[in-house]
RNA sequence: ACAUUCGCCUUGCCGAAUCCGCGAAAGCGGAACGGGGGACCCACGCAUUGGGGUGUAUCUCCGCCAUUGGUGGAGUAGGUGACUCCCUCACCGAACCCGUCAGCUAACCCCGUAGGCUUAAGGGAGAGGCGUG
Numbered sequence: 001a002c003a004u005u006c007g008c009c010u011u012g013c014c015g016a017a018u019c020c021g022c023g024a025a026a027g028c029g030g031a032a033c034g035g036g037g038g039a040c041c042c043a044c045g046c047a048u049u050g051g052g053g054u055g056u057a058u059c060u061c062c063g064c065c066a067u068u069g070g071u072g073g074a075g076u077a078g079g080u081g082a083c084u085c086c087c088u089c090a091c092c093g094a095a096c097c098c099g100u101c102a103g104c105u106a107a108c109c110c111c112g113u114a115g116g117c118u119u120a121a122g123g124g125a126g127a128g129g130c131g132u133g
């Protein structure tokens, strides 16, 4: 370099949610990523009208209903669309948790590693990779 055999199906996206080791398994441990609590100093006044946390998911207006609220719209802070930026276009703008309690916060302590999607957004500029010369 070629040939043959066997195995695998592996295009990515949102998200912290992945990888490794031991174990027959259940499970255990670690790395990495992510989150919460927690001093001095600083900051703040709060005060049941509770307050707070994860998250892009916050706020305003209008209508209806049984008016603590629920529900249907129109917007909006913010966010997503396969490396980055710009423009256009499309979409989301939820849900859950703590339980009267928490500002920041070194040491320290605690917790998570799910779930859901994918016949495909377009144009421009740049970066990067591969192949060939």
Stems, first nucleotide, its partner, number of pairs: 012117003018031005032113006042103001050101001051098004059075007078092004083126006
Predicted 3D model of a 133-nucleotide RNA (c-di-AMP riboswitch aptamer (ydaO/yuaA leader)) from a bacterium.
The coordinates come from a structure-prediction model, not an experiment, and the mean pLDDT is 77.